[in-house]
RNA sequence: UCGACCACGCGUGGGAGAGAUCGCCCAGGCGGCGCCGAAGGGGCAAUUCCUCCCCGGAACCUCUCAGGCACCACGGACCAUGCGGACGAG
Numbered sequence: 001u002c003g004a005c006c007a008c009g010c011g012u013g014g015g016a017g018a019g020a021u022c023g024c025c026c027a028g029g030c031g032g033c034g035c036c037g038a039a040g041g042g043g044c045a046a047u048u049c050c051u052c053c054c055c056g057g058a059a060c061c062u063c064u065c066a067g068g069c070a071c072c073a074c075g076g077a078c079c080a081u082g083c084g085g086a087c088g089a090g
Stems, first nucleotide, its partner, number of pairs: 001089003006085001008084007019033001021032005034069003040065001041063003047059004
């Protein structure tokens, strides 16, 4: 420099769900009960996907440990885009 569009990181835009519940001190926090799943984490018992099958693995599946539950803020899997980096070639 070109290719490729990748483990990873950063910026920008979009980004859901669930009590304006009860009690206590009372700016706001804490606790109880109820609830949510799309940070992270656990699990393959069910479902789905990968494989002809078994074994096994993974998941926006499941469990809710953590986190979260008016608005705002923060966070947010994932998608798009840009950059860095990594990969291959010269």